[in-house]
Molecule: small-subunit ribosomal RNA
Organism: Ziziphus jujuba
RNA sequence: AUGGAGAGUUCGAUCUUGGCUCAGGAUGAACACUGGCAGCAUGCUUAACACAUACAAGUCAGACGGGAAGUGGUGUUUCCAAUGGUGGAUGGGUGAAUAACGCAUAAGAACCUACCUUUGAGAGGGAACAAUAGCUGGAAACAGCUGUUAAUACCCUGUAGGCUAAGGAGCAAGAGGAGGAAUCUACCUGAGGAAGGGCUCGCGUCUGAUUAGCUAGUUGGUGAGGCAAUAACUUACCAAGGUGAUGAUCAAUAGCUGGUCCAAGAGGAUGAUCAGCCAUAAUAGGAUUGAGACACGGCCCAGACUCCUAUGGGAGGUAGCAGUGGGGAAUUUUCUACAAUGGGCAAAAGCCUGACGAAGCAAUGCCACGUGGAGGUAGAAGGCCUAUGGGUCGUGAACUUCUUUUCCCAGAGAAGAAACAAUGACGGUAUCUAAGGAAUAAGCAUCAGCUAACUCUGUGCCAGCAGUCAUAGUAAUACAGAGGAUGCAAGCAUUAUCUAGAAUGAUUAGGCGUAAAGUGUCUGUAUGUGGCUUUUUAAAUUCGCCAUCAAAUCCUAGGGCUCAAACCUGGACAGGCGGUGGAGACUACCAAGCUGGAGUAUGGUAGGGGCAAAGGGAAUUUGCGGUGGAGCAAUGAAAUGCAUAAAGAUUGGAAAGAACACCAAUGGAAAAAGCACUCUACUGGGCCAACACUGACAUCGAGAGAUGAAAGCUAUGGGAGCGAAUGGGAUUAGAUACCCCAGUACUCCUAGCCAAAAACGAUGGAUACUAGGCACUAUUCGCAUCGACCCGUGCAGUCCAAUAGCUAAUGCAUCGAGUAUCCCACCUAGGGAUUAUGUUCACAAGAAUGAAACUCAAAGGAAUUAACUAGGGCCUGCAUAAGUGGUGAAGCAUGUGGUUUAAUUCAAUGCAAAGCGAAGAACCUUACCAGGGCUUGACAUGUCGCGAAUUCUUUUGAAAGAUAGAGGUGCCUUUGGGAAUGCGGACACAGAUGGUGCAUGGCUAUAGUCAGCUCGUGCCGUAAGGUGUUGGGUUAAGUCCAACAAUGAGUGCAACCCACAUGUUUAGUUGCCACCGUUAAGUUUGGAACCCUGAGUAGAUUGCCGGUGAUAAGCCGGAGAAAGGUGAGGAUGACGUCAAGUCAUCAUGCCCCUUAUGCCCUCGAUGACACAGUGCUACAAUGGCCGAGACAAAGGGUUAUGAUCCUACAAGGGUGAGCUAACUCCAAAAACCCAUCCUCAGUUUGGAUUGUAGGUGGCAACUCGCCUACAUGAAGCGAGAAUAGCUAGUAAUCGCUGGUUAGCCAUACGGCGGUGAAUUCAUUCUCGACCCUUAUACGCAUCGCCCAUCACACUAUGAGAACUGGCCAUGCUCUAAGUCCUUACCUUAACUACAAGGAGGGGGAUGCCAAAGGCACAGCUAGUGAUUGGAGUGAAGUCGUAACAAGGUACUCAUACUGGAAGGUUCAGCUAGAUCACCUCAUUU
Repeated sequence: AUGGAGAGUUCGAUCUUGGCUCAGGAUGAACACUGGCAGCAUGCUUAACACAUACAAGUCAGACGGGAAGUGGUGUUUCCAAUGGUGGAUGGGUGAAUAACGCAUAAGAACCUACCUUUGAGAGGGAACAAUAGCUGGAAACAGCUGUUAAUACCCUGUAGGCUAAGGAGCAAGAGGAGGAAUCUACCUGAGGAAGGGCUCGCGUCUGAUUAGCUAGUUGGUGAGGCAAUAACUUACCAAGGUGAUGAUCAAUAGCUGGUCCAAGAGGAUGAUCAGCCAUAAUAGGAUUGAGACACGGCCCAGACUCCUAUGGGAGGUAGCAGUGGGGAAUUUUCUACAAUGGGCAAAAGCCUGACGAAGCAAUGCCACGUGGAGGUAGAAGGCCUAUGGGUCGUGAACUUCUUUUCCCAGAGAAGAAACAAUGACGGUAUCUAAGGAAUAAGCAUCAGCUAACUCUGUGCCAGCAGUCAUAGUAAUACAGAGGAUGCAAGCAUUAUCUAGAAUGAUUAGGCGUAAAGUGUCUGUAUGUGGCUUUUUAAAUUCGCCAUCAAAUCCUAGGGCUCAAACCUGGACAGGCGGUGGAGACUACCAAGCUGGAGUAUGGUAGGGGCAAAGGGAAUUUGCGGUGGAGCAAUGAAAUGCAUAAAGAUUGGAAAGAACACCAAUGGAAAAAGCACUCUACUGGGCCAACACUGACAUCGAGAGAUGAAAGCUAUGGGAGCGAAUGGGAUUAGAUACCCCAGUACUCCUAGCCAAAAACGAUGGAUACUAGGCACUAUUCGCAUCGACCCGUGCAGUCCAAUAGCUAAUGCAUCGAGUAUCCCACCUAGGGAUUAUGUUCACAAGAAUGAAACUCAAAGGAAUUAACUAGGGCCUGCAUAAGUGGUGAAGCAUGUGGUUUAAUUCAAUGCAAAGCGAAGAACCUUACCAGGGCUUGACAUGUCGCGAAUUCUUUUGAAAGAUAGAGGUGCCUUUGGGAAUGCGGACACAGAUGGUGCAUGGCUAUAGUCAGCUCGUGCCGUAAGGUGUUGGGUUAAGUCCAACAAUGAGUGCAACCCACAUGUUUAGUUGCCACCGUUAAGUUUGGAACCCUGAGUAGAUUGCCGGUGAUAAGCCGGAGAAAGGUGAGGAUGACGUCAAGUCAUCAUGCCCCUUAUGCCCUCGAUGACACAGUGCUACAAUGGCCGAGACAAAGGGUUAUGAUCCUACAAGGGUGAGCUAACUCCAAAAACCCAUCCUCAGUUUGGAUUGUAGGUGGCAACUCGCCUACAUGAAGCGAGAAUAGCUAGUAAUCGCUGGUUAGCCAUACGGCGGUGAAUUCAUUCUCGACCCUUAUACGCAUCGCCCAUCACACUAUGAGAACUGGCCAUGCUCUAAGUCCUUACCUUAACUACAAGGAGGGGGAUGCCAAAGGCACAGCUAGUGAUUGGAGUGAAGUCGUAACAAGGUACUCAUACUGGAAGGUUCAGCUAGAUCACCUCAUUU
């Protein structure tokens, strides 16, 4: 020494910039809900709006004349209008005005002061006027006349002090009152005191420059006037000053301060209550009186308002206390008392006091207390939740016992009173005692995160919530209710405002390459800052002391109200201003020097530095001539265009204008803009050397000035090429564009404007310091050299990579974005807005300066990962290419959409739906429709009753069903009954192909059998992340090798599995047959060799050789082998993606139906009839038909397969052997081979369609089956654009078989074998993947994002003919009240004079000034306004697609032209452009 916390929100994620929001504290507060008590405070923040009523300032009879009451009278007493004195200038209210010497602080000189206080000195006279009395006018308010009178009222004289150089002028009062008296009191005056006031001045005191000039009594002087006093305060004259970028003037806002609230502090905000000052009193002006006023409860005047009135005139001012209306979200009683404190008057008693003391109302605030304490589990009932077991509310309640703060009642009862006594509004109050009884007393908000506290029900993007992010679309901890919980508590939450957090205006303590922000550049004024040495001074600095910064407050030590709040007594603090004394380092000042900064002179030196003049060649175009003869030119391709009237091409002369190849560079010089052919004249700046001169002369630079590309403007020339606009041709959906053909302005010169660029290094200038290295330019020196290079060295400039350091990162890094100092410009969320308005500039175009309303919660920067790209690289795939046969045309089959229908049930919809679910809809299936029926149900479990059950028959009906009979008594038993089964009843329940695949499980598709996807540890990075996993080789492969800040591991790959191919072992029937025997026949004997079958086993691993490669991995070739480089095929499918598909396979949450969305039955529908998918059959001769003859594999079969035989043209029918299967049957394989006919035709092709007659399984074949025979004989002659499959036993082609079925719409689907090709140069292109890299404004990830017009709705705003207010100034005019000046107009007690008169006064009048008013003309400001301009906002509007990727014409800045719109184009600039190439530099060798 006591003091400092953060969080949410931009993103897929990260860091940063930056805004918005929250958590704290506070209030004169308000509002919702709730409310027991005490103390202390506080209470119109709005209309300085209007006010009824009462009160808030009187007092003195001991100043004075008098009146009245009272008393029998006197005295005493009491009251009183008037004269007189004093006080009404204090107290109390309010904050309108005021940006000012108003306030605050610190000083000052030219002043005044009633009452109070100290001290000194104080003589004589006089004249009136009120009231009273009487009279008169008026509605009233009030006014007038006559007469009398007193004073502490008024007047005169003298004198003191005071003024003047002097002479001299002029100036005070009293006399009193009380008392028997002492005496007290009062008055005048001099000099002081105290306290108060007036004036001057230094410093401080809000915003705006879209207010830059203001000022005429203005600034000063002299004279005069005036004041308490200074002073242009006023006036006459003179001078022309005064003030201002250190912000005048003007405008807006505002009482100032002590303090109060917040803050760690610096500071920010504020100015209620209390206290100091100021201003003000309905508005504006004015004076009078007085010590003091230009006077809140006084006067005069003006205009406004209100009231009274007899209409002639009058009265009034709550911003005093209460109170009323009004305004407003909002703020109290028409209470009590002068008992206390204080004030006025009085000699005093006393009177007055809405100041003040108290009470009342209000949770308005602060503080204190209470609403009970202890015990009490059957863990009651009840609520809520539940996994149904229980848990929780909860010792909480009930119950037992205790206490009485509070409450109620009774008794006692203060202090505050100071004074001998008397005197208390508060108040029978505070306080004390006793009795009574748990008795009278708990709510509010919240519970998704921030933020402490969680579940259920309801709702269903609705209702709502919300401070922010956000929430709610059927499982909401976010809405509403409930239970529970949390926080605070007589309150609690919200709203409003201030502050903190916010370092978000940054002095403490921010920034400016890319986030907002460096002026385009230079010169230079003011200001700021400034080298070395010595001296002076002491402004500044620092130290000590003095005085002040009112009290209260804050802080602190104590005290007493029971504590606290509140209060009391001390102390401390007080950064400021002033005074005084020291110090002398630093800053500053004075003086004297210095040379290092700066400059001058001298000698060199490089250069597209500037300006002016002259000259040059190449190219282009034009025109002329020659040669020549059909096209040229242009483009992605074309056309417009030029050309037989001779183009283009070539060639020779000529003319014109503009620009200057190579050299040329990261090069050079210049302030920037900008500067390049050659030469000449003039001229600026830099650098180097040597060190002669000056001696800090420097630096930065607000205002100011100069310069400033391109475009543009004015005027004169010039005009070759290029070329905005424009015309034409293309492209296109359109094409006001990109492309092409033309082409005006412009581009050039001269003279003048303009002043804005991505005017960029997006980096202001100056100075110093801080590792090295390479290169380049100019130059000095060298112990370099013959010389030039090389080398070394210094200085100036230019670049590269990099250390420290910095940075959000990227990056910068001696040319800093590092470390420091100085100065300037600029920034403070995005949009609105490079806008509006005003002003200045400009010929114009425009430029500079530059807001607000409104709107949003973000907008940005850098980097990361993914995705994407009409970017790049590498690589791969039946992806293309090379082939092959198809689809698309035809007919039919089948599925789907659509349409239709009573119903055409449902699902699947790019690849990855569509011969798919369905391995088979006539009924059934069936879920759909119509009709007829049932309601514990067709099905399950439990319960009760009856009957065993099965079975047969009748009637009715389309059937389901309904009805009536017949028959039958079984099994077990503890004799109660039970099991199985049927019927009936009631209730729990059943049931649903009802919904949600976006609540789910499971299963599946997809990319894709693609090679990827990750982790541990380490390392790098602030982090997201990276590395590993990239780069070099290689592979089908993240397969392997080697390298490497990585090293290891997991999952995928591969392998392990199945079946095929070879051998071998074993086994040998139902299979096999070489040898032996035998037959019609492996039929039988026999055999176990072969084939085959089953089981086991071997085999293949780049193993061997050669080449190549890095002595690697591997690749190529070869040998051997049945098989060779994964041998061929299958199963096997990583992390994840598509809210992919399926609730109709199944399962399942929730919702919904329950005499129906359930169940039964009949009939019907799913098959209807026009266009795209998938197939079949074909179009024929490589064929069709007839006849004859061969060779398989696999599979199935007892509700079946069905031989054989008979029969029918055939389908079929009859018969029914064998086989429960290596045995028997289906079963015939077909293409093929041989052979007949057909001979290129709509045919002996093709078979649709239709007719007739049959067959078949089935209850049933009409809708709606299949098959057969005969007859019929359609389209179709190889298929447009386009498009799917396939790389070897594959495609193509040929048949066989199975499942499902009573049967079958199967040309489908699954399997089997037979015959058996072609082609692959290759990766240019198309499509899709892996990896690396680049860009990105994308992350719902290109089906992304996003721009502008138009249309609609709403909002605020600009312009606007004009209209209506307000404020402020000026000029003229008019003058009220009033002060002042003047005035023989009238009048007049005090003095003079004594007749008139004079002095002085009063009235009236004139004049100056003068408020309000009138007229005129400006300025500022507010509102309204037909119409009009853009802007902003708004789930699903229109037109295009400008930007983000090379965004499909790179983008963009300035300028100009142009177009519906984004936009396009020209000219010059920028990179904040991708790609490729080259150059240079760096690194490595």